[in-house]
This is a predicted structure of a 77-nucleotide RNA (transfer RNA) from a Chloroflexota bacterium.
RNA sequence: CGGGGUGUGGCGCAGCUUGGUAGCGCACCUGCAUGGGGUGCAGGGGGUCGCCGGUUCAAGUCCGGCCACCCCGACCA
Numbered sequence: 001c002g003g004g005g006u007g008u009g010g011c012g013c014a015g016c017u018u019g020g021u022a023g024c025g026c027a028c029c030u031g032c033a034u035g036g037g038g039u040g041c042a043g044g045g046g047g048u049c050g051c052c053g054g055u056u057c058a059a060g061u062c063c064g065g066c067c068a069c070c071c072c073g074a075c076c077a
Base pairs, nucleotide, nucleotide: 001073002072003071004070005069006068007067010026011025012024013023020057028044029043030042031041032040033039050066051065052064053063054062
């Protein structure tokens, strides 16, 4: 330098194909059960969906550019 992949609550991920209320597990908070821990049950909080722009009534999803990380290749040595 070229090609490909990934980016979504604290962590790991789904949702994208086919635009229409942002979800799951763990974690966290509260309550109950227990003498307490662990555990179980019930309830709850938390996300500019990497950034900027475009299309659209409506974008996590489609389009363009950019950024970060990973993989492959090329170049140099």

Overview: The source organism's lineage runs through Bacteria, Bacillati and Chloroflexota. Its mean pLDDT, the model's own confidence on a scale to 100, is 82.